[in-house]
The RNA shown here (c-di-GMP-I riboswitch aptamer) has 93 nucleotides and comes from an uncultured Pirellulales bacterium.

């Protein structure tokens, strides 16, 4: 520099669940807790997912400001869904 994860050192993250927070939500962030991870490091570029305040449509009822009630929509979110691209620890070839 490429390549690789069978044993091993030396550490490392931390699902579910739960406390607090902060979010309309889906989720974040920290604290408890460990399913699991060799990138379970970082990046929403693609491709999937997840929400749906706000916006739009249909529709239903109404005197009017305004209402139900279905579906659609990212600009919100997931890196612990799969590609990618950056970047690293130890051992092996």
């Nucleotide at each position: 520099a490429c390549u690789u994860g069978a044993a091993a050192a030396a550490g490392g993250c931390a699902a579910a669940c739960u406390c607090g927070u902060c979010g309309a939500a889906a989720g974040g962030c920290g604290g408890g807790g460990a399913c699991g991870c060799a990138a379970a490091g970082c990046c929403a570029c693609c491709g999937g997912u997840c929400u749906a305040c706000g916006g739009a449509a249909a529709u239903c009822a109404a005197u009017a400001c305004g209402g139900g009630u279905u579906u659609c929509u990212a600009c919100g979110a997931c890196a612990g869904c799969g590609g990618g691209g950056c970047c690293g620890c130890c051992g092996g070839g």